Transfer RNA from a Minisyncoccales bacterium, 71 nucleotides, folded computationally. The prediction has a mean pLDDT of 81.

[in-house]
RNA sequence: GAGACAUUGGUGUAGCGGUAGCACAAGAGCUUGUGGAGCUCUCAGCAGGGGUUCGAAUCCCCUAUGUCUCC
Numbered sequence: 001g002a003g004a005c006a007u008u009g010g011u012g013u014a015g016c017g018g019u020a021g022c023a024c025a026a027g028a029g030c031u032u033g034u035g036g037a038g039c040u041c042u043c044a045g046c047a048g049g050g051g052u053u054c055g056a057a058u059c060c061c062c063u064a065u066g067u068c069u070c071c
Base pairs, nucleotide, nucleotide: 001070002069003068004067005066006065007064010024011023012022013021018054026042027041028040029039030038047063048062049061050060051059
């Protein structure tokens, strides 16, 4: 220098154009002699910028970071 893949709450991971889910964690409550376990509720996220579209996490371009391959 060229190419491929990945980037979604604090963590892990779904979501192939139409309300962004799940689990763990965290907070509150119930329960318990205390703690743990269990049950209920809450909190919190689409890497950044631009484009296409009535509508983008999703399609296209650029950038950033990481991994891999080629030169």

It matches the Rfam family "tRNA". Rfam links the family to the GO term triplet codon-amino acid adaptor activity. The family's RNA type in Rfam is transfer RNA.